[in-house]
RNA sequence: CGCCGAAUCUCCGGUCCUUGCCGGAGAACGGGGGAACCAGUCUUCGGGGUGAAUGAAUUAUGUUGAAUUCGAAUCCAAAUCCGGAUUCACAUUCAACAUCAAUUUUAGGGUCACUCUUCGAUCCGAACCCGUCAGCUAACUUCGCAGGCGUAGCAAGAGAG
Numbered sequence: 001c002g003c004c005g006a007a008u009c010u011c012c013g014g015u016c017c018u019u020g021c022c023g024g025a026g027a028a029c030g031g032g033g034g035a036a037c038c039a040g041u042c043u044u045c046g047g048g049g050u051g052a053a054u055g056a057a058u059u060a061u062g063u064u065g066a067a068u069u070c071g072a073a074u075c076c077a078a079a080u081c082c083g084g085a086u087u088c089a090c091a092u093u094c095a096a097c098a099u100c101a102a103u104u105u106u107a108g109g110g111u112c113a114c115u116c117u118u119c120g121a122u123c124c125g126a127a128c129c130c131g132u133c134a135g136c137u138a139a140c141u142u143c144g145c146a147g148g149c150g151u152a153g154c155a156a157g158a159g160a161g
Stems, first nucleotide, its partner, number of pairs: 001150004008027008029144005038135001046133001047130004055105005060099009071088006108124005114159005119153001
């Protein structure tokens, strides 16, 4: 100096000798709650909020349920022959659910050093919070003001300065 982000600036006091840190008060910016009207669903498969961060498929692992094979136990029936039910264990198949799991995609989001459009390239597609409860929402009310990084296409066109 630049980037993501609301997360910057000013003043007062303290600390410290000072591009800092702590506390307070403002401004800018950002978020939540909150009528009428309108809208509308939840009530454990709970619901909701910040955020671009939502889905989908496959694999692996685990749980539950069903069916089948084999084995064991118990009961009933039969009594020359033939079977049925329940429980347990193992294996296979199918289905559902789950995972700080993995891969590939995806709604959506960012950057490529003034702005917009087009083309191209490249990345992100997380995490956290409330606590049974909140739609929108004027007045009103309340909270945040962090943290983390280092892009380089002197691309084309138009505009601004």

Predicted 3D model of a 161-nucleotide RNA (c-di-AMP riboswitch aptamer (ydaO/yuaA leader)) from a soil metagenome. Its mean pLDDT, the model's own confidence on a scale to 100, is 79.